[in-house]
RNA sequence: AAAUAUUUUUUUUGGAGAGUUUGAUCCUGGCUCAGGAUGAACGCUAACGGUGCGCCUAAGGCAUGCAAGUCGAACGAGAACUUUUUCAUAGCAAUAUGAAAAAGUUUUAGUGGCGAACGGGUGAGUAAUACAUAGAUAACUUACCCUUAACAUGAGAAUAGCCUAUCGAAAGGUAGAUUAAUACUCAAUAUAAUCUAUAUUUGAAAUAUUAUAGAUGAAAGCUGCAAAGCGGUUAAGGAAAGGUUUAUGGUCUAUCAGCUUGUUGGUGAGGUAAUAGCUUACCAAGGCUAUGACGGAUAGCUGGUCUGAGAGGACGAUCAGCCACAUUGGGACUGAGACACGGCCCAAACUCCUACGGGAGGCAGCAACCAGGAAUCUUGCACAAUGGGGGAAACCCUGAUGCAGCGACACCGUGUGAAGGACGAAGGUCUUCGGAUUGUAAACUUCUUUUAAUGAGGAAAAUAAUGAUUACUCUUUGAAUAAGUGGCUGCUAACUACGUGCCAGCAGCAGCGGUAAUACGUAGGCCACAAGCGUUAUCCGGAAUUAUUGGGCGUAAAGAGAUGCGUAGGUGUCCAGAUUUAGUCUUUGAUCAAAGGCAUAGGCAUAACUUAUGUAAGGUUGGAGAAACGGUCUGGAUAGAGGGAGACAGGGGAAGAUGGAACUUCUGGUGGAGUAGUGAAAUGCGUUGAUAUCAGAAGGAACACCAAAGGCGAAGGCAAUCUUCUGGGUCUUUCCUGACACUAAGGCUCGAAAGCGUGGGGAGCAAAACGGAUUAGAUACCCGUGUAGUCCAUGCUGUAAACUAUGGAUGCUAGAUAUUUGUAUCUGUAUGGGUUUACUCGUAUUGAUAUGAGUGUCGCAGCUAACGCAGUAAGCAUCCCGCCUGGGGAGUACGGCCGCAAGGCUAAAACUCAAAGGAAUUGAUGGGGACCCGCACAAGCAGUGGAUCGCGUGGUUUAAUUCGAUGGUGAACGAAGAACCUUACCAAGGUUUGACAUGUUAGAGAAUCUUAAUGAAAGUUGAGAGUGCCGCAAGGAGCUCUAUCACAGGUGCUGCAUGACUGUCGUCAGCUCGUGUCGUGAGAUGUUGGGUUAAGUUCCGCAACGAGCGCAACCUUUAUCUGAUGUUAUAUAUUUCUUCGGAAACUGCAUCGUUACAACGAUGAGGAAGGUGAAGAUGACGUCUAGUCACCAUAGCCCUUAUGUCUUGGGCAACACACGCGAUACAAUGGAGAGAACAACGAGUUGCAACACUGUAAAGUGAAGCUAAUCUCUUAAAUCUUUCCUCAGUUCAGAUUGAGGGCUGCAAUUCGCCCUCAUGAAGUCGGAAUUGCUAGUAAUCGCAGAUCAGCAUGCUGCGGUGAAUACGUUCUCGGGUCUUGUACACACCGCCCGUCAUGUCAUGAAAGUUAAUGGUACUUGAAUAUUGGUUGUGCCAAUAGAGAGUAAAAUUAAUGAUUGGGAUAAAGUCGUAACAAGGUAGCCCUAGGGGAAUCUGGGGCUGAAUCACCUCCUUU
Repeated sequence: AAAUAUUUUUUUUGGAGAGUUUGAUCCUGGCUCAGGAUGAACGCUAACGGUGCGCCUAAGGCAUGCAAGUCGAACGAGAACUUUUUCAUAGCAAUAUGAAAAAGUUUUAGUGGCGAACGGGUGAGUAAUACAUAGAUAACUUACCCUUAACAUGAGAAUAGCCUAUCGAAAGGUAGAUUAAUACUCAAUAUAAUCUAUAUUUGAAAUAUUAUAGAUGAAAGCUGCAAAGCGGUUAAGGAAAGGUUUAUGGUCUAUCAGCUUGUUGGUGAGGUAAUAGCUUACCAAGGCUAUGACGGAUAGCUGGUCUGAGAGGACGAUCAGCCACAUUGGGACUGAGACACGGCCCAAACUCCUACGGGAGGCAGCAACCAGGAAUCUUGCACAAUGGGGGAAACCCUGAUGCAGCGACACCGUGUGAAGGACGAAGGUCUUCGGAUUGUAAACUUCUUUUAAUGAGGAAAAUAAUGAUUACUCUUUGAAUAAGUGGCUGCUAACUACGUGCCAGCAGCAGCGGUAAUACGUAGGCCACAAGCGUUAUCCGGAAUUAUUGGGCGUAAAGAGAUGCGUAGGUGUCCAGAUUUAGUCUUUGAUCAAAGGCAUAGGCAUAACUUAUGUAAGGUUGGAGAAACGGUCUGGAUAGAGGGAGACAGGGGAAGAUGGAACUUCUGGUGGAGUAGUGAAAUGCGUUGAUAUCAGAAGGAACACCAAAGGCGAAGGCAAUCUUCUGGGUCUUUCCUGACACUAAGGCUCGAAAGCGUGGGGAGCAAAACGGAUUAGAUACCCGUGUAGUCCAUGCUGUAAACUAUGGAUGCUAGAUAUUUGUAUCUGUAUGGGUUUACUCGUAUUGAUAUGAGUGUCGCAGCUAACGCAGUAAGCAUCCCGCCUGGGGAGUACGGCCGCAAGGCUAAAACUCAAAGGAAUUGAUGGGGACCCGCACAAGCAGUGGAUCGCGUGGUUUAAUUCGAUGGUGAACGAAGAACCUUACCAAGGUUUGACAUGUUAGAGAAUCUUAAUGAAAGUUGAGAGUGCCGCAAGGAGCUCUAUCACAGGUGCUGCAUGACUGUCGUCAGCUCGUGUCGUGAGAUGUUGGGUUAAGUUCCGCAACGAGCGCAACCUUUAUCUGAUGUUAUAUAUUUCUUCGGAAACUGCAUCGUUACAACGAUGAGGAAGGUGAAGAUGACGUCUAGUCACCAUAGCCCUUAUGUCUUGGGCAACACACGCGAUACAAUGGAGAGAACAACGAGUUGCAACACUGUAAAGUGAAGCUAAUCUCUUAAAUCUUUCCUCAGUUCAGAUUGAGGGCUGCAAUUCGCCCUCAUGAAGUCGGAAUUGCUAGUAAUCGCAGAUCAGCAUGCUGCGGUGAAUACGUUCUCGGGUCUUGUACACACCGCCCGUCAUGUCAUGAAAGUUAAUGGUACUUGAAUAUUGGUUGUGCCAAUAGAGAGUAAAAUUAAUGAUUGGGAUAAAGUCGUAACAAGGUAGCCCUAGGGGAAUCUGGGGCUGAAUCACCUCCUUU
């Protein structure tokens, strides 16, 4: 919510969503899934039964058998058998044989009757000659059956069969003779039959009824002892059927718009059972159609079936009703009934037989066969039942039917065991190795026997009798005979292991798979259903995704350019009356076959199935009633609409005339070198005089200021001034008409720019074109020329972002404000008139108020996905029209219409994708904007980049040159130190429970030590010494060796499996949360705004109030003071110093400034220090799949006589070259010599080493002191004083090389450092480019330490000397905040467009080719029909006529060299058109150009950013 009863109450029925567009959100919108169903098929599997169902494809072809016969009581004849009688022959006879007649039984072909028109099959055709529903028949028919009435009298001629003859291969036929009937013919009779005429009754209507008169038309017998039965004829009625006909209903297509000539109607005639153009002659010219004719496509219709909450949608198997068809097409005959599935004739195709002359056939009956196909059964039994045909009946026939067979095809039912059973067995699987799970599952014990097998029985379907087939009951045996299929990422119930490694594969959608896959394959486990399960196909549902119930159109798909005029159609103001009213409502009747559905009850064990009874809603329709609404009719009204009168505003339209400024050109003057142009240039113009300037003339186009989001118009659109003609609008009045209205499919008209035709015109501008630039290129942007065009007249075109992206009309619904234009009232001012003042009348004008008509803005309710709209609605309602239904393909193809063309209007499909899209959000980003910061730039100082050397890296080389790090954020990095070792690499030599750990088993030995041979060493093979500790005396503990098993070991791989640590943005100021509030939501607010700060630092304001991680502070060092401290031999004094505490600085004070106040800032005082005093440590949420598996740890994988381990040697050190970081220099602010002075941090016993001596020196020898404020390293250097050098490749610079030494260390060759002597390279300040630094800083000078045997130009610290500059934020880089655009979100290193090339797919065009279809014209024309001729059933002629042929067209389908575009495909080519101002804003229409995206011209739009101004609004 509905239905039923009712008063309350009660009962029944009754509608579910999910995944997928995004970083996330809401919406729009498609795709997909979960449900149900099937005449199904396929895969795997399978115990039984019941009930149903079973060629959906080739209406393709069919061997064989059967599917319609029956009647002897209609008829003659034949055959067989039986009986009787008679005759003949043989016989003595019985008897036998033969013949004839009669009777009986059975049976056969034929004549005749009935049936064969039913039953059974199929769905080709058919869109109406069909079907369904409701009617009509006053326009009809009906064999058999039932009822009623009447009748059946008398004659006749044949014929089949049979027989004879004959033709033919056969099928079959011909001639003659002969015969019967319920076969056929004639005559008679005739009631309520039929016909004609007249009258009558009913009725809306007479062809009906009734009456009278006249005329016409019938028949058959058979059986029976009989009774009688069956049949025949005529007529009427019934029952049950059929024919004809009317209305209504149910498919698609307009890319089918006009169709029709017997066509529409009439009259006469014909014809039929009957009406009718059904047929024909004549007459008229009609008939159908936008409510879809005609054409095309598809289709049997219905009861019903499936689905759905319903409304609907889809379907039309089985069963039932109707129709149509029977190989294809035509035709008639018979008959009550057919134009006939198992009849006939003809034509065609096909098949078969043939003696080649001619014949035969029709499974869409039941079975069966072939073919087709994904696919659909037995050449079964029986007439027992139900029914049908014939018959008097018995009975016969019946592939109808009843049954069985095959098939899990469907629905329903039963079973595959039940109870107990923990050692939680074994096995399997997983494992954190403890266990978990399979799992009471099994085993085992006890029990049962549905089913199965076996053997028996005999109630029921049916009864008087008849059973094809089957249920059912009992006995025996024994858990015995019986479980699968699909799934387990989400949707969607159910998880682990192994294998694989974007492979193999999965997938309904989303998607999974690139070495830890719950998504692939396998296994275990689990989930679901279960003799089935899953897949595929199709239909409905979900889908409100075609929306009547029940959707939309500003931006998502969608309002036609104007809806300007208007046709059909739809809709329509107030009052009154009428209406036996076709809408509407109430009530009642008929009908909608049965089956089905629903309810109740019954029968099969139950169920499916089936039987009986009842019944709803709804459809069609009759009767009776109601009268509010609507309709119709009638009368009236004035609020809608229109008209009249009086005013008003206006770039509304058309034509004509006139005007000035500017521009270009021409003429003349002046003048004399440039001009023009750009980002910068050049082409161009100019000494033949440009540009500039003055004067004059000519020409064409457009109309500054006024001017305004102001006006007018339907839209497009309209602007100098004047004149003429003309359309519409508004206001006032309430005078007239009286609903005349609204909308509007088709139709008509108008319609920017570009474009086209013809004729003019041509100043400027300017597609195309030509030059110059720019560029990698530049078919562009920029510049110089310049033609169509732009202008006029006239004709076409008919489109635009033709936009308010918003159709028209009417009514209603808070306000505020601006503006244009009317009207009314009031007021003020000016002015004119009247009037003696007061006053009053008129004109112009300022302002106010009220009320109309427009045009804007803001804003409530309401609406909206949001943005927004909001009295000019996108609100609330009514009416009408147009349009939409995923993206692409495509506004394209084909067809049609229009156009001169360009093109326009109308408008698909195949194929392809799972999205495409709207609004808003957070980020990121912009060659957008605003603000701010940083050694970011600028201002400076010193460098790097050039040279030589050192170190690192790349590359190359190599047996190896171990590995890692690679923009910033790798490269003097891991490495705070590679000769061996390190060492991970290479070569060679060894070794295998191992160099190292733990444990087990067996054996040997104390442990341990010494030593030989061999070898490069490791190692291998030997020899010897040595007997320990505890002890209950058995043994035990520990250690070593040998053998064995578990295992060790790995700098092997994955930093994209990880922990941990680290770098970077960045010491940047940010990143978040709770509660509240706002928003449908993502989210927002807080955190934004105004100031301020180094700072999200802080103040104020504010729908926010608080809080956290960051900032700051707390910590360390340092500068000042102060208290204490003190191993410097001892004591005192002074200064420095050491150590431990404390104080001090906070914008605290003063003044000033800005601001609304405060915060804050500036200056000053004081102070050692002043505005975080200086420095360090400290690194938010996160980013870079950043770095490291080679520090360490760790998961998985890999190696295990080797990728482990030991040893020797080599390599990491190579060297054409490239890069990075440094050292030293290029010199005079210097170098060299001599002399003199002043630090700090640190380190030291395997050490630092004074001092003394030796050596030129490195260093050596000896050696005091010091475990350190005590001793040592330890002379600091730059500096200062002084001498030389005097601008040179040098007294600069020191590379390279030679010789000789020293030190460390087993070892210095590959490959260390140092010293002395000698040698003395490049280099004279460094191109493009680039680094660091803002004060005790840069620069410069030295010192110490870690590592370390030795090795420092590196690193980490320390102190000495000690600057310059900062106007400032335009620019570069990086960062932060706000805002804006976005088609980005892997986030601009983004996204993305088009040509070209390659592969694949579908499709359009195409010279044509092939096939099919239905017509037209002509030719021909079977059977048959009609008419005519003829003596004729034959034949001939004419007309109609299936089919065939020919011709020209049409339509449809297939195909077609070639060709067009389209779609699609991880890594092809060329550019970069779009998205940000996308680097020339983009887009729309149009025209031209160009490899391509596209460029340019003309007009239009904002769906463009940015800045400024104007206008408007809000707040104060």

Background: The prediction has a mean pLDDT of 81. Predicted 3D model of a 1516-nucleotide RNA (small-subunit ribosomal RNA) from a bacterium. The sequence was found in a public genome assembly.